Large-subunit ribosomal RNA, domain II from a marine metagenome, 679 nucleotides, folded computationally. It matches the Rfam family "Bacterial large subunit ribosomal RNA". The full RNA is in RNAcentral, with records from SILVA. The coordinates come from a structure-prediction model, not an experiment, and the mean pLDDT is 83.
Context: one part of a larger RNA
């Protein structure tokens, strides 16, 4: 893990709400075995702080206004609420009072252990030098929190194995005549001990032991709380809190009761509220840029020196023309909202109001649409509407909220969104046209670039010959002046005219030191048909770089199975539609009732929650039955019921079991890191 079995809103008081009953202006008993009990409780009169008055009283001068002017009370049955363990399992901790020093802390009492080696300290002794005092040097000698290492103590890496009723093994390591290590005996006690201190130890328990007990400590906190089937059906919002994951009151809900028509998303007048968009700036507050004028003005310079004077700095104020504002506003829309009326929707089975009694719920979250803050967010916060929470189903490869549609059952058919080559239900329809980039078929690319291509606008040139290409020509005054070493179309600076001609710039480039030389503008032959410029669109291209091969879902696809524009078929949901059933509302008949027949119905998705009706278990009572010609258990098979279940038959089993009505309750498991056992 799995399987059995056990496992969680109970009792009692007291209260309220509601149903059933009893009796009613009354209505009921406490102790108690019974009789007995008339205390007592709760009603029967209220109003006011009160004194007090009274079907009234308080307030006032009044009058209005507030309250209140006869149904209650007992018991069982539900719901809630208080008090109690209080729907069950859970702390850590607090306290007492006891038990613990056989582990370990430290102390005292008594004993007790330390292989081998190895250094060689004082001190002697012998000699040398010396007057001495000493001093070297040989021996001798045996100290030490010496040294090397075993027993013992101890546990530094390696986290190599091991995880075994719990700190081992195995290798390396530190101590090893000491502040040594050990045997036995003794003492210290829990807010206490002991502690060469580390909050260590004080029986596997220590930042306050254990054990019992107070105690079923308290948990606004986590888990879990066991049959079904009908109705309705949320909220993650607003205020308040030592309050932010509780709570309580409203909204939002569920149920009963009464009462009756009513509501609002829409459009109109009507009279109100409002300071945003925008726009404004002698209408204020507070910035802003250029300038002009006043002013010597508590500052700085200059000049004096007199406490003064000027003064392109600075300062303050006006003015004229600039530019701004969430925390400026003279004025100011859209629009939003209130109150009343119309008109038009919806409704007249209440979807409306009131009351009562139950709640749960106050972590929310996506998409659009308008905002704030932020560089940006699958960010964060406001607002309206939608969803998803609590919503199945069909699309979107897969996918809470994206699009299509709101699931009571069976049966058929029609469609949405979304698709029809193959996986894969439909057209390898059709008409016209782009794309060659596998662009695309996907949600996803930017500045910038290009004779990529298709449409399409203007202007321009062209058989009087364009456009490209190829021939030839491209000249004179003149080397223009000036500058200059030099300047000659061509460093550079001024001018930029005239001539010859088909046409040729006082020259657009390249060159030379300066000239030379090439070419260009412009001309002309010669070919012989379009051509050259600026744009607009469409659809491709580069710009494009990520980590296991690799993803249009995937196979594949090119006059398309891409793109666009159009048209007609068909596929396709629990959506619509027909048919047949069940159910809940309401409504009508019939029936002593429980109900039974009909109509109708824009009724039937749903967590948290409420409410209503069933089913089973175990025992009581009455009443009625089974049973050795086989209870009740197990086991299978077959029927009935929307289900919880119930019924029969077959096999085992071998002595007890049911059914109705009424009642009591240790009354129903899948889940609790749930207990106990099995396996």
């Nucleotide at each position: 893990g799995c399987c059995a079995g056990g496992g969680a809103g109970u009792u009692u008081a007291c209260u309220u709400u509601u149903g059933u009953g009893g009796c009613g202006a009354g209505g009921u008993u406490a102790a108690u075995a019974a009789a007995u009990g008339a205390a007592g409780c709760c009603a029967u009169a209220g109003c006011g702080a009160a004194a007090g008055c009274a079907a009234g009283u308080g307030u006032u001068a009044a009058a209005g206004c507030g309250c209140g002017u006869u149904a209650g009370u007992c018991a069982c049955g539900a719901g809630g609420g208080u008090a109690a363990g209080a729907c069950c399992u859970g702390a850590a901790g607090c306290c007492a009072g006891a038990u613990g020093a056989u582990c370990u802390a430290c102390u005292c009492c008594u004993g007790a252990g330390c292989a081998g080696g190895u250094u060689g300290a004082a001190g002697u002794u012998u000699u040398u030098c010396g007057a001495a005092a000493g001093a070297g040097a040989a021996a001798u000698g045996g100290a030490g929190g010496a040294c090397c290492g075993a027993a013992c103590c101890g546990u530094u890496g390696u986290u190599a194995c091991g995880u075994g009723c719990a700190u081992g093994u195995a290798c390396u390591c530190g101590g090893a005549u000491g502040a040594c290590u050990u045997g036995g005996g003794a003492g210290u006690a829990g807010g206490g001990g002991u502690g060469a201190a580390a909050a260590g130890c004080c029986u596997c328990u220590c930042u306050a032991a254990u054990c019992u007990g107070g105690c079923g400590a308290u948990a606004g906190c986590u888990g879990g709380u066991u049959c079904c089937u009908g109705c309705u059906g949320a909220a993650a919002u607003a205020u308040g809190c030592c309050u932010a994951g509780g709570u309580a009151u409203a909204g939002u809900u569920g149920a009963g009761u009464a009462u009756u028509a009513g509501u609002u998303c829409g459009u109109u007048u009507a009279u109100g509220g409002g300071g945003u968009a925008a726009a404004g700036u002698u209408a204020c507050a507070g910035a802003u840029a250029a300038g002009u004028u006043u002013u010597g003005c508590a500052g700085g310079g200059u000049c004096a020196u007199a406490u003064g004077a000027c003064u392109a700095c600075g300062g303050a104020a006006a003015c004229u023309u600039u530019u701004c504002u969430a925390a400026c506003u003279c004025a100011g829309a859209a629009c939003c909202u209130a109150u009343a009326a119309a008109c038009u929707g919806c409704g007249u089975u209440a979807u409306a109001u009131a009351c009562u009694c139950g709640a749960a719920a106050c972590a929310g979250c996506g998409a659009c649409u308008g905002c704030a803050u932020g560089u940006a967010a699958g960010a964060u916060g406001c607002a309206g509407u939608u969803a998803c929470g609590a919503a199945a189903c069909c699309c979107g490869a897969a996918c809470a909220a994206g699009g299509g549609a709101g699931c009571c059952c069976g049966a058929a058919g029609u469609u949405a969104a979304g698709g029809u080559c193959c996986c894969a239900a439909a057209a390898u329809a059709u008409u016209u046209g782009u794309u060659a980039a596998g662009u695309g078929u996907a949600a996803c690319g930017a500045a910038g670039g290009g004779a990529g291509u298709u449409u399409u606008u203007a202007u321009u040139c062209u058989g009087a010959g364009a456009c490209a290409g190829u021939g030839g020509g491209g000249a004179g005054g003149u080397a223009g002046g000036u500058c200059u070493a030099g300047a000659a179309g061509c460093c550079g600076c001024c001018a930029u005219c005239c001539u010859u001609u088909a046409a040729a710039g006082a020259a657009a480039g390249c060159g030379u030191a300066a000239c030379a030389g090439c070419u260009c503008a412009c001309c002309u032959a010669u070919u012989g048909a379009g051509a050259a410029u600026a744009g607009a669109a469409g659809c491709a291209c580069c710009g494009a770089a990520a980590a296991u091969g690799g993803a249009c879902g995937g196979g594949g696809c090119u006059a398309a199975a891409a793109c666009a524009a159009a048209c007609u078929a068909c596929c396709g949901a629990u959506a619509c539609u027909u048919c047949g059933g069940a159910u809940g509302c309401a409504c009508u008949c019939c029936g002593g009732a429980u109900g039974g027949a009909g109509u109708g119905u824009u009724a039937u998705g749903g967590u948290a929650a409420g409410c209503a009706g069933g089913c089973g278990u175990a025992c009581u009572a009455a009443u009625u039955g089974c049973g050795c010609a086989g209870a009740a258990g197990a086991u299978u098979u077959u029927g009935u019921g929307u289900a919880a279940a119930c019924a029969a038959g077959g096999u085992u089993g071998g002595a007890g079991c049911g059914a109705u009505u009424a009642g009591u309750a240790a009354u129903g498991c899948a889940a609790a890191u749930c207990c106990u056992g099995g396996u």